């Protein structure tokens, strides 16, 4: 000082205000009093369920999709946890060195390349088809420099990848030709639930890499559309259906009186049904939370106790001052440098519920805590 993984992510008081619920207190509204009142991501809307409508629904195969070492753990997941094998990087021991390996850390879409197709860019002689640029040996020709005919695949040299590796035999120069060791295929034994691992015996072992490229296994697989979803109650006017109807209404509280409408092509009254504008319900008690113990490497399980915890609806959870806290520019004091100290400023993040939960993923100013690397 960085990298990772967790917690937290202002505090007090004044004052003005919003949303609910309880009491006053009720037919109601105001108004007094009292509680409650965003998050770790409330986001993206990515996966996985709940609810809810529609459509389709007997079973099968299964398309599109969409997972891909093994186990485990969840309502379930493409999500979490343990473990394997690869790789990388650190390092203790052996070792001349090569490189081997106890630990420790970090990554990792890790089912199948002799089912089938495709592709491997530059650079290289040659990207998968048996190739030869420089080299190396051998033979002819040449005084030589070469130059021609083999022979090789050891070594240069391109390349992200070169035909198992590495030492020796061997050889004219080579080569798994042959031998040891490591790889690697094939049987088989022991340990593991398995993934795999360790060992023995065998094949010299040319025929590569890519399936985050079409594929092929294998397993999951009814679409679709979100709470503005969707149930329920139901004014006013204006149409609409049945029925009553000669009368009805203003001025006028009654009569006269006038005045408007209307008399079967119905003024006016009454029911109805659908709806619309309001409301109510979903809507907060749930795979809930907090905690103490068992069991478990763990990720969760089980038990016992406790708690009940915003519900707006065009969208309430704020705003403004005070004082403090926490970073820091600058100026001072301070000191061998520092630590600390005072002043006057700047900042205090990302980011806002909308039907709920289980993950992921992304945003985050500054605190603390663990662990690792490094560096005084």
């Nucleotide at each position: 000082a960085g990298c990772a993984g967790g917690u937290c992510g202002g505090g007090c008081g004044g004052u003005c205000g919003c949303u609910u619920c309880c009491g006053g207190u009720u037919a109601a509204u105001c108004c007094c009093g009292g509680g409650a009142g965003a998050g770790g991501a409330a986001a993206g809307u990515c996966c996985g369920a709940g609810c809810u409508u529609u459509c389709a629904a007997g079973g099968g195969c299964g398309a599109a999709g969409a997972u891909g070492c093994c186990u485990c753990g969840u309502a379930a997941c493409g999500c979490g946890a343990g473990g394997g094998g690869g790789c990388c990087g650190g390092g203790c021991u052996c070792g001349a060195a090569a490189g081997a390996u106890a630990c420790c850390g970090g990554c990792u879409a890790c089912g199948g390349a002799c089912a089938g197709c495709g592709c491997c860019a530059c650079a290289g002689a040659a990207a998968a088809u048996a190739u030869a640029c420089c080299g190396u040996c051998c033979g002819g020709c040449g005084c030589a420099a070469g130059u021609u005919g083999g022979a090789u695949a050891a070594g240069g040299g391109u390349g992200a990848a070169a035909u198992g590796g590495c030492g020796g035999u061997g050889u004219a120069a080579g080569a798994g030709a042959c031998c040891a060791c490591c790889g690697g295929g094939u049987c088989g034994g022991c340990c593991g639930c398995a993934a795999g691992g360790c060992u023995g015996a065998u094949c010299g072992c040319a025929u590569g890499g890519c399936a985050a490229g079409c594929c092929c296994c294998a397993u999951c697989g009814g679409a679709a559309a979100g709470a503005a979803a969707g149930g329920c109650c139901a004014a006013a006017u204006a149409a609409g259906a049945g029925g009553a109807g000669a009368g009805a209404g203003g001025c006028u509280g009654c009569c006269c009186g006038u005045c408007u409408c209307a008399u079967u092509c119905g003024a006016u009254c009454c029911u109805c049904g659908g709806g619309u504008a309001g409301g109510c319900c979903g809507c907060a008690u749930g795979a809930u939370c907090c905690u103490c113990g068992u069991g478990g490497c763990g990720a969760c399980a089980c038990u016992g106790g406790g708690a009940c915890a915003a519900g707006a609806u065009a969208g309430a959870u704020g705003g403004c001052c005070g004082c403090c806290g926490c970073u820091u520019u600058c100026g001072g004091a301070g000191u061998a440098a520092a630590a600390u100290c005072c002043g006057c400023g700047a900042g205090u993040a990302c980011a806002g519920a909308a039907c709920u939960c289980g993950g992921c993923u992304u945003a985050c100013a500054g605190a603390c805590c663990u662990g690792c690397u490094u560096g005084a």